A computed fold for a 769-nucleotide part of an RNA from a marine sediment metagenome, annotated as large-subunit ribosomal RNA, domain II. The RNAcentral record of the full RNA draws on MGnify. Its mean pLDDT, the model's own confidence on a scale to 100, is 81. Rfam family: Bacterial large subunit ribosomal RNA.

[in-house]
Context: one part of a larger RNA
RNA sequence: UCCGGCGAGUUAUUGUGGCUACCAAGUUUAACCCCGUCCUUGUGAUUAAUUAGUUCUAAAGACAUUUUCUUAUGUUUUUAGAAAAUAAAAUUAUAAUUAGUUUUUAAAUUAAUCACAAGGGCGGGGGCAAGCAUAGGGAAACCGAGUCCGAACAGGGCGAUAAGGUAGUCAUAAUAGACCCGAAACCAGUCGAUCUAUCCCUGAACAGGAUGAAUCCUGAUGAAAAUCUGGAGGAGGUCCGAACCAUUUACCGUUGAAAAGGUUAUGGAUGAUUUGGGGAUAGGGGUGAAAGGCCAAUCUAGGCUGGAAAUAGCUGGUUCUCCUCGAAAUAGCUUUAGGGCUAGCCUGGAAAGUUAACUAUGAGGGGUAGAGCACUGGAUGAUGUAGGGGCAGUAACCCUGCUUCCGAAUUCAACCAAACUCCAAAUACUCAUAAGAAUUUUUCCGGAGUCAGUGUGUGCGGGACAAGCUGCACACGCAAAAGGGGAACAGCCCAGACCACCGGUUAAGGUCCCUAAAUACAUGCUAAGUGGUAAAGGAUGUGAAAUUGCUCAGACACCUAGGAGGUUGGCUUAGAAGCAGCCACCCUUUAAAGAGUGCGUAACAGCUCACUGGGCGAGCGGUUUUGCACCGAAAAUUUCCGGGGCUAAAGCAUGAUACCGAAACCGUGGCUGUCUGACAUUUUUGUCAGACGGGGUAGAGGAGCGUUCUCUACGUAGUGAAGUAAAAUCGUAAGGUUUUAUGGAAUGUAGAGAAGUGAGGAUGUCGGA
Numbered sequence: 001u002c003c004g005g006c007g008a009g010u011u012a013u014u015g016u017g018g019c020u021a022c023c024a025a026g027u028u029u030a031a032c033c034c035c036g037u038c039c040u041u042g043u044g045a046u047u048a049a050u051u052a053g054u055u056c057u058a059a060a061g062a063c064a065u066u067u068u069c070u071u072a073u074g075u076u077u078u079u080a081g082a083a084a085a086u087a088a089a090a091u092u093a094u095a096a097u098u099a100g101u102u103u104u105u106a107a108a109u110u111a112a113u114c115a116c117a118a119g120g121g122c123g124g125g126g127g128c129a130a131g132c133a134u135a136g137g138g139a140a141a142c143c144g145a146g147u148c149c150g151a152a153c154a155g156g157g158c159g160a161u162a163a164g165g166u167a168g169u170c171a172u173a174a175u176a177g178a179c180c181c182g183a184a185a186c187c188a189g190u191c192g193a194u195c196u197a198u199c200c201c202u203g204a205a206c207a208g209g210a211u212g213a214a215u216c217c218u219g220a221u222g223a224a225a226a227u228c229u230g231g232a233g234g235a236g237g238u239c240c241g242a243a244c245c246a247u248u249u250a251c252c253g254u255u256g257a258a259a260a261g262g263u264u265a266u267g268g269a270u271g272a273u274u275u276g277g278g279g280a281u282a283g284g285g286g287u288g289a290a291a292g293g294c295c296a297a298u299c300u301a302g303g304c305u306g307g308a309a310a311u312a313g314c315u316g317g318u319u320c321u322c323c324u325c326g327a328a329a330u331a332g333c334u335u336u337a338g339g340g341c342u343a344g345c346c347u348g349g350a351a352a353g354u355u356a357a358c359u360a361u362g363a364g365g366g367g368u369a370g371a372g373c374a375c376u377g378g379a380u381g382a383u384g385u386a387g388g389g390g391c392a393g394u395a396a397c398c399c400u401g402c403u404u405c406c407g408a409a410u411u412c413a414a415c416c417a418a419a420c421u422c423c424a425a426a427u428a429c430u431c432a433u434a435a436g437a438a439u440u441u442u443u444c445c446g447g448a449g450u451c452a453g454u455g456u457g458u459g460c461g462g463g464a465c466a467a468g469c470u471g472c473a474c475a476c477g478c479a480a481a482a483g484g485g486g487a488a489c490a491g492c493c494c495a496g497a498c499c500a501c502c503g504g505u506u507a508a509g510g511u512c513c514c515u516a517a518a519u520a521c522a523u524g525c526u527a528a529g530u531g532g533u534a535a536a537g538g539a540u541g542u543g544a545a546a547u548u549g550c551u552c553a554g555a556c557a558c559c560u561a562g563g564a565g566g567u568u569g570g571c572u573u574a575g576a577a578g579c580a581g582c583c584a585c586c587c588u589u590u591a592a593a594g595a596g597u598g599c600g601u602a603a604c605a606g607c608u609c610a611c612u613g614g615g616c617g618a619g620c621g622g623u624u625u626u627g628c629a630c631c632g633a634a635a636a637u638u639u640c641c642g643g644g645g646c647u648a649a650a651g652c653a654u655g656a657u658a659c660c661g662a663a664a665c666c667g668u669g670g671c672u673g674u675c676u677g678a679c680a681u682u683u684u685u686g687u688c689a690g691a692c693g694g695g696g697u698a699g700a701g702g703a704g705c706g707u708u709c710u711c712u713a714c715g716u717a718g719u720g721a722a723g724u725a726a727a728a729u730c731g732u733a734a735g736g737u738u739u740u741a742u743g744g745a746a747u748g749u750a751g752a753g754a755a756g757u758g759a760g761g762a763u764g765u766c767g768g769a
Stems, first nucleotide, its partner, number of pairs: 001769006011176013026132003032126020054083012087105004136143002146158004179317002182314001186307006197281009206271001208240003211236001215232003219228002244268003248265001250263003283299001285295003320704006330343005344450002346447007358436001359434006370423001371421002376417003380413003387406002389403005453478010483494003498670004503666003509660003512644003518657001521655005531646001537631002541628010558615005564588003569583003594609001598607002671694010705758001707755010723742008
């Protein structure tokens, strides 16, 4: 992993509600007692049958004989039950178990019937104590269709107007393990120190080498004490290093050789050393040179058994079919936020019955969008008052005058606002009336589920006018919705699937090929493969429109010629001569020529432009709006056209016509729900007709299939039951039937009843492969 078996809303009591039944102002018995009947068991009696080298009964089989037979008889085998031999009593020995001896007594089994006893089932009678109902109000006394509060004949509260009781069944709730499996934990009682921690008793072990303390001896020296030389000596939690103990490094090993090891290097190695045997300490306890370490591969509280099916607002699982309806992811409260309770939304039943919604008309209140600046604030400009600055009158103060300055309030002009409003919608909301079409609405009772939502469009808040972000509101979808389109793609576009059809028409979207349908039509645009990603910004791309300037008295472009003089203007400067910079920007000759447009020089020079003549000969410029293109444009798999491929398109825009295209719509046939009508019918259904329906998760309701067992009736089966395998066939489904094969003994149909009643899932559980 597969196959097979097992595996989860049960039972008891009570409450509530529906349905059915009985009785009804009533209804019902509980424990218990009595009677009858049936069954089972035991004992006794009677009758019958069978039996002694075993017997009887029951079940299943074999053989023989007989027979119409699946019958009967006989023999025999196996299994099961009962019994005898081996029983019971007395006696002797003995504490007892037990053993021996002697005597006495007793046939066994089965079936039927009767009697007695016990237990159980069913039926009948009693048991009228009591329960519920029939009257309520009050704390109560108490009163009573009323009563309580109250002074009250007031007012108000609760009542008076609707029938209940019992039993069964279904649903649901409560209490119990309460649909099933699942903790970590808590408590009690016990078992552990053969592992390991510490301690106690008694033993054992430590190659070899090194160092050389105290002390002693000898000698030297010294007055002495000391000091020094040599020798002996053999101390040390001393040194090096095996055994032994440890485990610091590296590698290997990591489903290992090993549930902690191997190799290598390393630390200690006479000590707070290591170790054998025996013993002590026990679970909130021990032991601990202390790491929460260790206490038998288990330790921030051991193991085992029990309380115990602990509890689990958590996770997982929860088994046959069809039919009808069909949600929610919200509000309030919650030590509440992934849980609950009530409401909202769903469903079944009952009652009312057009009430609800849509549309139209009428009547309302409002301060949003917009707009506005009249208020509250913000904010720009102008004017320039008060005020300020400056100047003058003065040598100075006061004061006065002047002002290309600043400038409040005011005024004028133009603006802004969620917490501004002189104004002011559309919608929405409330009420009333009316008709139409349509089928809802309200109340009560039973049962729920839901309280993590999500995307899109629109109006907003938060955020960064970010988010596949977050929080609201309105609408739609998904959730719980399949089908067609969008290449693929829950939430986008079209459209809501009862079933069948090798019928038809369309929607969105498409019609060159992949790929069903136009290589269709008309008029334009695009040259970028733009189409087939993106901005500010940029650009003699190109189409359309508008406006304006120049132009046969010759424009624009090009060619040709000129482009001068005062003058190198003045200043500045080392220099400044049109051309570093500052100031000015005149005059003259001219057809025209700047005190100079750019390049250039150290400064000049040089080139060029403006401007003008000639040549040429018809359009040439500027601005604005707009269509389609261009650049801007860098990312990690081949690419952002689905691909091929496409350019007077197979791109874009406009117009008009065909066709394709879905489970939409239509057609034909069928199934089914609700309502209405007709007919039939014993309740209750059936048939026919019409109208409206039949997507569906959680969930509510309805109708069925199948499994095991019980009762009643009827069957089937060695001429082959159940089971197993395959095929055929019937039914809308769960499922049913038949045939063949296998199998070898049981099993079905109909009507009732009762449940250990349906598996693919639970890291389910047991067995097999």